[in-house]
C1' cells in the first nucleotide's frame, strides 16, 4: 500500500466481499513446562450452609472462674467510639449526574496549633432479684443500684442574640504522679453540602410546554443560598441555537482502531455518582434518610401450639436457575491498610497467598553433529525414473525442561512467614517423558493421483460438481502458524462508501416548477476609537495509574519500578491593534430614484373584423355519395353528394406576415382598435439618496394540460359508449357516429420529461461569424465600413470532463448563500400528520431480497431503418417436377430381424463404383474358448492334399500320408499340433474428449499484420472518401506508409500457327494391291514433345490529362478467349469413433469367433429423386453414312461396335398400330444355389394415363432441349453415377419486388448475439410485511376515593423524678401518652394518550423448476417512445 466482482471487451459511477489489528470471548481438534495477568458480558433471578464489624474492665455497678490471697482472667448489661469506612453492583439517571474551570451564603467527629476552664449539687434507670404473660420472638408489674449515662446552679477571655437598655449559653472523670481524657472559643488541615460558565446520546412521522409554573414581599425551614415550603401580589418563564415528549444509556481517566482527523467502547485498575428484595418514611449521629440499623405497605420464602413471629449474598466462598459461556463452601492476618483500646491485644472473605481454567500476553523445550545402499515402505510415473529424503536406521555427543536425591534464601526493623522446604544452587538419570492445527481454483504462500458424476458435498466474494474436478471425499506431496491452530461473534481499518482534513448534483443517485421575501449567513472604499474574536509573553489547573522517552529490577521477555516529557482543554494576568466585529464620522464605483427616448404575441377589460367548417332557406340537378389497404356500418329517389344565392341572436380559432425573431420570473403569450397597467433597455441629461447590497430555512404569491364545484355556452374536434371492419382473439390500431370535456364567468386543485434534465448573484479568462432593439460619432442624396451597450444563435482556443461534450449565455477559474444525493428492488409504497369537495398532493420509512442496478463510448450481430452494388435472385424465355404407371431412397408401420449412419438449404438414385450365399454389422438355431489374427514361453514333429462315414453345416470320427532350410552337429529358424498365462478380439458407447478427411456460407471479396499517428482505454486509422472493376481490380485524394493470406496470374484441356519425330499413323506426287496390302515418302491429317500468339498493344470517342468504359480495325481467338483444377480468416460443439487412427469407459465360455437358414427386398400409407408416357415435330417398317471418349497386358493396326438422329413408305386423332404396367406360358445366361430375391429373349395379356391444383425446379451458347455411345465396380444384375460425342434453339426492357450476399451509415435495453431480450395477469409453494372485529400485557397522564408509618401544626381532660414557689398539700415551668388536622406510600374507581404481542379474514410485495394466457417495451419493435392527468 491494495485486491476480487457488473461487460464480448473498455473507461467511469457504485455497492458487495477479502487481506490487518482487537477481545472479560465461545465452539471444534489437539495439548509438555514456567512467569505475569484475567475469569457471570445472560436473571438488579431466587438463595441452603459457614464466615464478611467490632472493640474498650485504664467509664460503670454486678456476676462467674482461678488464686501464691497480692491479684489475674472471662464477661450479659449500662456507657463510649466505630457499624456513613472498607467490600459489591450498574437497576435507575439525558441530570449540575459526570468532566473541566470558577464561586459564596456553610458544616466538619477523630488530627494539629493557640488560648481559657475543668467549681458546686441533684434525680433516675438497665443489669440483678421477686411475681406474671407467651409455643416462640419477646414482654408486663413491683422493689432496689452505678457511671465519663441524665439534669440543675455557678463562672464566661473569647462566642451567640439585641429594640444597643440588655439577654443567653459549658464541662467528666479514670488511674496514681505521669499520662489519658472533658468543656468554651479562634485558626489550620481533611472531608463534605450548595451555586455558576462550557462540554457531555438519538428521534420533528415529538411543536408548542408550564399554575409553585416565573418574579416580588412577609413568614417558616436548613449547617447554608434558594418556590426549598407557605400566605398575598403581579403574569410571567422555556422554545426552531430544538422547549416538551419518546427511546436508549451510569459518567470519566482510559481501552481499541486509525498516518492523522476521526470512529467504536467504558471488563480488570483508579476518580465520581447511584443503588442495596420493591415502594415510602423518618430516627440516631459530626456525618445516613443508613448493604450485613429502625418503622410502615407490598411480593416472595421459612417457623408456628394458628394466637403470632422471622428473613433479605448487587460482601467472600458456594447452590439452583438462565445461558454459547466465566473458578475453591481453601490458608493467613506474616506483610500493607482499617476499627476499637493507654497498651498488650482483639476483629478484619479489605488484603496477602494458594487452588481451578491454554482465557490472554511473554519465555523455554520436544534434541545436536555426522550419516547414500540415496535402504525398506508409501505416492506418482512418459516404466527410464522421480519424490518423501540426511529424513530414518547406524555412529558420536549434550541434558534446558521433566524426574530422583541433597542444600536452601529474600520478603522482617528486636520478635512474628500463610505462601513454603517456595524461588534458587548442586548431584544423578536416560534421547530418554513432550506436536498439533488449518490451508493448497483466483484474491492468497502452497499440486498430483484415485473415488464420486449437478449426486454426495464445498463456498468469505467470484463461483466449483452433469465421467478425464489442482475447488467435493481420501491419499501422497507441499505451504502457513505452532502449545496451539482454525471457526463463529464483535469493533475499528481498508471505506475519500457522510468527504473538517477529504466527495458530489447536464446524461451515472442528486438543482426546489417559478418568483417575492422573514430569520439567518455573507458583504464596497476612507478615518478615529474599543478590544469580543485574533496574536505574543507569564501564572494556575489539567489526580494517580496508563501512553511516550531514558534508566533500573526479576537469567531475557511479558511484568514491575524510578526520573523526565507530553496532556490540543479551561481559568487568570500583562501587552499588541493588521484583519473580522462594534461605536462614530465622512465617500461614490455596488444598489436605487428623477428628467428624456425608442422596441416588444408582457398582462387585464371592452369593442370590432374577415376566411373556413357546420346548420337552415331557396334554386339547378340525378343516382349515387362517404370512407378504406380493401370494405362495411352511415347518408341518399321523402332528392343526397355536387353546384349557386341568401341567412344564423351560432360557436371556436386567428392563414399569409413568421424568422434557432420579440416579450415575460416561470407556466406561457400571435387578427384589429381603445382604455388601464407591469417590466426591461439606452446613458442623452449626470440632478438626488449614500451600502440602502447578495442569497434566502420557514412563509406568501403565481403556476400547462387533465380533473372538481356552480351557472352559462356548444360550430368543429372528441375520452367513455355504440356500430362496422381487421384478427386465432382485437374490450386496440382503421372507419361511421357520439356524451363528458375542450370555450366563458367565479371558486378549487398544485402536479408534468414544469427540461437547457444545467439554482441565484458577482468578478476574471483567445477569437470568428449571424441576428434583434438602441446610443454616440461619421456621412450627409441614399448608403457602406468601423466603434459601443443590452438580448438571442452558431463555430472554436485555453481549461474542464468517465466520455459524450461545455467553452464570456461555461459544465473554465474563484467567492457567498440556498436546495438536494449516498447500491438496485421493496417504494415515492405503508403508517402517522397536514392540505383538499373529491381525485389526490406534500412529508416519508422498515422487514425482506439481490450482487449487482447504472452512465458514456467500442467492436460485432440484428432491424417489418436508410443508401450503393452483385448473383438464373426476380423479370424475359425454353424445358420440367407436383397428376399416371414403374424404378430407387426416406419416413411410418410391421417383424424374430426388417443392421447402422445421414435430417432445412448443406439428409432422402446419400455412405452403397452394384444385399441370392459371401458381403453382413441384424435375427433364429447349432458349435468354439489363449481363440479366425499378432508377440513371448514350454513341449512335440509335422503339415497340406485326397478317400470313407455322421451331420443343415461348422465340426467330429476313421483311412491314406509321415517334413523343410542352415549348422560349429550342441542346436537354431520356418511351419503345424498341444499346454500355460501375459494377452488377442469388439462395425460395443462417447464425432459434445480427439486426429485426419469432408460439407456449407462461397470462387463471396473479403480477413489481417508491422511501424507510425489518434484515443485514459476497449479500439480507431490504414480497409473510409470520389471514380472504376468480375474482384480490397486499378487510379486519384487522405496521418498514414508498407506488408501478408485471399483476387488475378503462374498449372491442365480445347481453339490457330511453327518446329522436332514419323510407327502400328498418313498418302499429295511415283510404283503396287481385293485392301496404305507392299515399295517409297513424311507434304497433309493425326499423334506427342517443344515453342509462338492476346497485351486494351493500335485508332476514334468519353473520363480528370488517371484508372477505366463504349465503338472500330487487324486477327484463329478481344477485353478474365472457353472449360477445369485451385476454396483466405473463420462460422455451423455441421458430418464421420461403421474407411482409418486414437483418449477414456464397457464386454472377456462373450458385446469375441465359426456355421446353416432367414433378414436388410416386408406394405393401409406419406415424401424426395428419376425413367417411360399420354402421341402425328409421333408410332411402326425399311434404308442409312459419319463420330468421340473408353476398354481389351501394347501409342493408333485388330476386337468390343449395331451408333442415335436423318431419309423413304405406312398409320390419320382413336385410350388408337399411342402407352406399356400387370399377369400366364416357354426359354437363355451367370452362379454350389435364382423359392423368399437376378438379368435378358419369345408368345400371349394390354392397367393407369388425353399434358397434370396449390406450389415448385433447372438453364444465358455449342448452353437448354433432344439423341445415342462408353467406362468403373461386378460371376450375374443400371431408369443410378462418371464420362463422350451428334443435332442444336429462345430470351434478358430492366433492378420496383422475392431470396442470398458485399460495402457504408443509423438505432439498439441484443453479445448463447432476433430461434435475442423481455412485461403483466392467473395457478402452485415458501418468506417477511400493511389493514383488521377484537383480545392480552406494559408505560404514562387527568379527576376522584381510601389514607399505613412518619415528621410538622393544633390541642393536650389523662400521666410525669430532676428546675422554681411552697413547711406540706399543691401550683408553675417543661415534657409524655392520647386526640384532631393538612401532607403522603401502597391500593381502588372512571376516562384519555401511547407502546408491544396474538388475531378469523384480507391487500399488495419478494423469491422460486422447463406451468397457463397473450406480446406491452428494446429496431421506425411492426400504432415512435416517454411524462402529468382522467
Nucleotide at each position: 500500500a491494495g485486491a476480487g466482482u457488473u461487460u464480448g471487451a473498455u473507461c467511469c459511477u457504485g455497492g458487495c466481499u477479502c487481506a490487518g489489528a482487537u477481545u472479560g470471548a465461545a465452539c471444534g481438534c489437539u495439548g509438555g513446562c514456567g512467569g505475569c495477568a484475567g475469569g457471570c458480558c445472560u436473571a438488579a433471578c431466587a438463595c441452603a450452609u459457614g464466615c464478611a464489624a467490632g472493640u474498650c474492665g485504664a467509664a460503670c455497678g454486678g456476676g462467674a472462674u482461678c488464686u501464691u490471697c497480692g491479684g489475674a482472667u472471662c464477661u450479659a448489661g449500662u456507657g463510649g467510639c466505630g457499624g456513613a469506612c472498607g467490600g459489591g453492583u450498574u437497576a435507575g439517571u439525558a441530570a449540575c449526574g459526570c468532566g473541566u474551570g470558577g464561586g459564596a451564603a456553610c458544616g466538619u467527629a477523630c488530627c494539629c496549633u493557640u488560648u481559657u476552664c475543668u467549681a458546686c449539687g441533684g434525680a433516675a434507670u438497665a443489669g440483678c432479684c421477686u411475681c406474671g404473660g407467651g409455643a416462640a420472638a419477646c414482654u408486663g408489674a413491683g422493689a432496689g443500684u452505678a457511671a465519663u449515662a441524665c439534669c440543675g446552679u455557678a463562672u464566661a477571655c473569647g462566642c451567640c442574640c439585641u429594640u444597643c437598655g440588655g439577654g443567653g449559653g459549658a464541662a467528666a472523670g479514670a488511674u496514681u504522679u505521669a499520662u489519658c481524657g472533658g468543656a468554651g472559643a479562634a485558626g489550620g488541615a481533611u472531608c463534605g453540602g450548595c451555586c455558576c460558565g462550557c462540554g457531555u446520546a438519538a428521534g420533528a412521522u415529538u411543536a408548542g410546554a408550564u399554575a409553585g409554573u416565573u418574579g416580588g414581599u412577609g413568614g417558616g425551614g436548613u449547617a447554608a443560598u434558594g418556590g426549598c415550603c407557605u400566605a398575598c401580589c403581579a403574569a410571567g418563564u422555556c422554545u426552531a441555537c430544538g422547549a416538551u415528549c419518546u427511546u436508549u444509556a451510569g459518567c470519566u481517566g482510559g481501552u481499541u482502531u486509525g498516518a492523522g482527523a476521526g470512529g467504536a467502547u467504558g471488563a480488570u485498575c483508579a476518580g465520581c455518582a447511584a443503588c442495596a428484595c420493591u415502594g415510602g418514611g423518618a430516627c440516631u449521629g459530626a456525618g445516613a434518610c443508613a448493604c450485613g440499623g429502625c418503622c410502615c405497605a407490598g411480593a416472595c420464602u421459612c417457623c408456628u401450639a394458628c394466637g403470632g413471629g422471622a428473613g433479605g449474598c448487587a460482601g467472600c466462598a458456594g447452590u439452583g436457575g438462565g445461558g454459547a459461556a466465566u473458578c475453591u463452601u481453601a490458608g493467613a492476618c506474616a506483610a500493607u491498610g482499617g476499627g476499637g483500646g493507654a497498651a498488650a491485644c482483639c476483629c478484619u472473605g479489605a488484603u496477602c497467598u494458594a487452588g481451578c481454567c491454554a482465557u490472554g500476553c511473554c519465555g523455554c523445550g520436544u534434541g545436536a553433529g555426522u550419516g547414500a545402499c540415496g535402504a525398506a515402505g508409501g505416492c506418482c510415473u512418459u516404466a527410464g525414473g522421480g519424490u518423501c529424503g540426511u529424513a530414518a536406521a547406524g555412529c558420536u555427543c549434550u541434558u534446558u525442561c521433566g524426574c530422583u536425591g541433597g542444600g536452601g534464601a529474600a520478603g522482617a526493623u528486636a520478635a512474628u512467614g500463610a505462601c513454603u522446604g517456595u524461588a534458587c544452587c548442586c548431584a544423578g538419570u536416560a534421547a530418554a517423558g513432550a506436536a498439533g492445527c488449518c490451508c493448497c481454483g483466483g484474491c492468497u504462500a502452497a499440486c498430483u493421483a484415485c473415488g464420486u458424476g449437478c449426486c454426495a458435498g464445498c463456498a468469505g466474494c467470484c463461483g466449483c460438481g452433469g465421467u478425464a474436478a489442482u475447488a467435493c471425499g481420501u491419499a501422497g506431496g507441499g505451504g502457513g502458524c505452532a502449545a496451539g491452530c482454525g471457526u463463529u461473534a464483535u469493533c475499528c481499518g481498508g471505506a475519500a462508501u457522510c468527504a473538517c482534513u477529504g466527495g458530489g448534483c447536464g446524461u451515472a443517485a442528486a438543482g426546489g416548477g417559478u418568483g417575492c421575501g422573514u430569520a439567518g449567513g455573507c458583504g464596497g472604499a476612507c478615518u478615529u476609537a474599543u478590544a469580543a474574536g485574533c496574536c505574543a509573553g507569564g501564572g494556575g489547573u489539567g489526580a494517580a495509574a496508563g501512553g511516550c522517552a531514558u534508566u533500573g529490577g526479576c537469567u531475557c521477555a511479558a511484568c514491575c519500578a524510578a526520573u523526565g516529557u507530553a496532556a490540543g482543554g479551561c481559568c487568570u494576568u500583562u501587552g499588541g491593534a493588521a484583519c473580522u466585529a462594534u461605536c462614530a464620522g465622512g465617500c461614490u464605483u455596488g444598489a436605487g430614484u428623477g428628467c428624456a427616448g425608442g422596441a416588444g404575441a408582457g398582462g387585464u377589460a371592452a369593442g370590432u373584423g374577415g376566411a373556413a367548417u357546420u346548420c337552415c332557406u331557396a334554386g339547378u340537378g340525378u343516382a349515387g355519395a362517404g370512407g378504406u389497404g380493401a370494405a362495411a356500418u352511415u347518408c341518399g329517389u321523402a332528392g343526397a353528394u355536387a353546384u349557386u344565392u341568401g341567412g344564423a341572436c351560432g360557436g371556436a380559432a386567428c392563414a399569409c406576415c413568421a424568422g434557432u425573431g420579440g416579450c415575460g420570473a416561470a407556466g406561457g403569450c400571435g387578427a384589429c382598435u381603445u382604455a388601464c397597467u407591469g417590466g426591461a433597455c439606452u446613458c442623452g441629461u449626470a440632478a438626488c439618496u449614500a451600502a440602502c447590497g447578495c442569497u434566502g430555512a420557514g412563509g406568501c404569491a403565481c403556476g400547462a394540460a387533465a380533473g372538481c364545484g356552480u351557472g352559462g355556452g356548444u360550430a368543429g374536434c372528441g375520452a367513455a359508449c355504440a356500430g362496422g371492419a381487421u384478427u386465432a382473439g382485437a374490450u386496440a390500431c382503421c372507419c361511421u357516429g357520439g356524451u363528458a370535456g375542450u370555450c366563458c364567468a367565479c371558486g378549487c386543485c398544485g402536479u408534468a420529461a414544469a427540461c437547457g434534465a444545467u439554482g441565484a448573484a458577482u468578478a476574471c479568462u483567445a477569437g470568428g461569424u449571424g441576428u434583434c432593439a438602441g446610443a454616440g460619432g461619421g456621412c450627409g442624396u441614399c448608403a457602406a465600413a468601423a466603434c459601443u451597450c443590452g438580448g438571442u444563435g452558431c463555430c472554436g482556443c485555453a481549461g474542464c470532463a468517465a466520455a459524450c461534450g461545455c467553452a464570456u449565455u461555461a459544465a473554465g477559474u474563484a467567492u457567498u448563500c440556498c436546495g438536494c444525493c449516498u447500491g438496485g428492488g421493496g417504494a415515492g409504497u405503508a403508517c402517522g400528520c397536514a392540505c383538499g369537495c373529491a381525485a389526490g398532493u406534500g412529508u416519508g420509512a422498515a422487514a425482506c431480497u439481490c450482487a449487482a442496478a447504472g452512465g458514456a463510448a467500442u467492436u460485432g450481430a440484428c432491424g417489418g431503418g436508410g443508401g450503393c452494388c452483385c448473383g438464373c435472385a426476380c423479370a424475359a424465355g425454353c424445358g420440367g417436377u407436383g397428376g399416371a404407371g414403374c424404378a430407387u431412397g426416406u419416413g411410418g408401420u410391421u417383424u424374430a430381424a426388417u443392421u447402422c449412419g445421414a435430417a432445412g438449404c448443406a439428409a432422402c438414385g446419400c455412405g452403397c463404383a452394384g444385399a441370392a450365399c459371401c458381403u453382413u454389422a441384424c435375427c433364429a438355431a447349432c458349435c468354439u474358448u489363449u481363440g479366425a489374427c499378432a508377440u513371448c514361453c514350454u513341449g512335440u514333429g509335422c503339415u497340406a492334399a485326397c478317400c470313407c462315414g455322421a451331420g443343415a453345416g461348422a465340426u467330429c470320427g476313421g483311412g491314406c500320408g509321415u517334413u523343410c532350410a542352415c549348422u560349429u552337429c550342441g542346436g537354431u529358424g520356418a511351419c503345424g499340433c498341444a499346454g500355460u498365462g501375459a494377452c488377442a478380439g469388439g462395425u460395443g458407447c462417447u464425432g459434445c474428449a480427439u486426429g485426419g478427411c469432408u460439407g456449407u456460407c462461397g470462387u463471396c471479396a473479403g480477413c489481417u499484420c508491422g511501424u507510425g499517428u489518434c484515443g485514459u482505454g476497449a479500439g480507431a486509422u490504414g480497409u473510409u472518401c470520389g471514380g472504376u472493376u468480375a474482384a480490397g481490380u486499378c487510379c486519384g485524394g487522405c496521418a498514414a506508409c508498407g506488408a501478408g493470406c485471399g483476387c488475378a496470374a503462374c498449372c491442365c484441356a480445347c481453339a490457330c500457327c511453327c518446329u522436332u519425330a514419323g510407327u502400328u499413323g498418313c498418302c499429295a506426287g511415283c510404283a503396287u494391291u481385293c485392301a496404305g496390302u507392299u515399295g517409297g515418302g513424311c507434304a497433309c491429317u493425326c499423334u506427342a514433345g517443344g515453342g509462338g500468339a492476346a497485351c486494351u498493344g493500335c485508332c476514334c470517342g468519353u473520363g480528370a490529362u488517371a484508372a477505366g468504359c463504349g465503338g472500330g480495325a487487324g486477327g484463329a481467338a478481344g477485353g478474365u478467349g472457353u472449360g477445369g483444377a485451385u476454396g483466405a480468416c473463420g462460422u455451423c460443439a455441421a458430418g464421420u469413433c461403421c474407411u482409418c487412427a486414437u483418449g477414456g469407459c464397457c464386454c472377456u465360455u462373450a458385446c469375441a469367433g465359426g456355421u446353416u437358414g432367414g433378414g436388410c427386398u416386408a406394405c393401409a400409407c406419406a415424401c424426395g429423386u428419376g425413367c417411360u408416357a399420354c402421341a402425328a415435330u409421333g408410332g411402326c417398317a425399311g434404308u442409312g453414312a459419319c463420330a468421340a471418349u473408353g476398354g481389351g497386358u501394347u501409342a493408333a493396326u485388330c476386337c468390343c461396335a449395331a451408333a442415335a438422329a436423318g431419309c423413304u413408305g405406312u398409320c390419320u386423332c382413336a385410350g388408337u398400330u399411342c402407352g406399356g404396367a400387370u399377369u400366364g406360358g416357354g426359354g437363355u445366361c451367370u452362379g454350389c444355389a435364382a423359392c423368399u430375391c437376378g438379368a435378358c429373349c419369345c408368345c400371349a395379356u394390354g392397367a393407369a394415363g388425353u399434358c397434370g391444383g396449390a406450389a415448385u425446379c433447372g438453364c444465358u451458347a455449342g448452353u437448354a432441349a433432344u439423341c445415342g455411345c462408353g467406362u468403373a465396380a461386378c460371376a450375374g444384375c443400371a431408369u443410378g453415377a462418371c464420362g463422350c460425342g451428334g443435332u442444336g434453339a429462345a430470351u434478358a426492357c430492366g433492378u420496383u419486388c422475392c431470396c442470398g450476399g458485399g460495402c457504408c451509415u443509423u438505432g439498439u435495453a441484443c453479445a448463447c448475439a432476433c430461434c435475442g431480450c423481455c412485461c403483466g395477469u392467473c395457478a402452485c409453494a415458501c418468506c417477511a410485511u400493511g389493514g383488521g372485529a377484537g383480545u392480552u400485557g406494559g408505560g404514562u397522564c387527568u379527576a376522584c376515593c381510601c389514607g399505613a408509618c412518619g415528621g410538622c401544626c393544633g390541642u393536650g381532660c389523662g400521666c410525669c423524678a430532676a428546675c422554681c414557689c411552697g413547711c406540706a398539700a399543691g401550683g408553675g415551668a417543661g415534657g409524655c401518652a392520647g386526640c384532631g388536622g393538612a401532607c403522603c406510600a401502597c391500593g381502588g374507581u372512571a376516562g384519555g394518550c401511547u407502546c408491544a404481542g396474538c388475531g378469523a379474514c384480507u391487500g399488495g410485495g419478494g423469491u422460486g423448476a422447463a406451468g397457463u394466457c397473450g406480446u406491452a417495451a428494446c429496431a421506425a419493435g411492426g400504432u415512435a417512445g416517454c411524462c402529468g392527468u382522467a
Predicted 3D model of a 1430-nucleotide RNA (small-subunit ribosomal RNA) from an uncultured bacterium. The coordinates come from a structure-prediction model, not an experiment, and the mean pLDDT is 83.